The prediction has a mean pLDDT of 88.
A computed fold for a 76-nucleotide RNA from a Myxococcales bacterium, annotated as c-di-GMP-I riboswitch aptamer.
Taxonomically the source falls in Myxococcales (Bacteria, Pseudomonadati, Myxococcota, Myxococcia).
The model forms 95% of the base pairs in the Rfam consensus.

[in-house]
RNA sequence: CCCAGACAAAAGCAAACCCCGGGCGACCGGGCGACGCAAAGCCCACGGAGCUCUUGGAGCUGGCCGGGUUGCCGAG
Numbered sequence: 001c002c003c004a005g006a007c008a009a010a011a012g013c014a015a016a017c018c019c020c021g022g023g024c025g026a027c028c029g030g031g032c033g034a035c036g037c038a039a040a041g042c043c044c045a046c047g048g049a050g051c052u053c054u055u056g057g058a059g060c061u062g063g064c065c066g067g068g069u070u071g072c073c074g075a076g
Stems, first nucleotide, its partner, number of pairs: 005073001012037002018031005035063001041069003046066003049061005
């Protein structure tokens, strides 16, 4: 450095419900709260898939999948 990921260690993130705010909406931001997550960090200006609408198009979901990219640790 690459592949991999432990009944390891130190950290981290935060589903649903509910509250406040934004949006026509999917949904988003904040608070609470933890279902879970070895990238549940980031990218939708790469390809799929699902969802929404003011539906010939525009938007939402990266915690839907593939992919790209950055990162903690040290048993094997």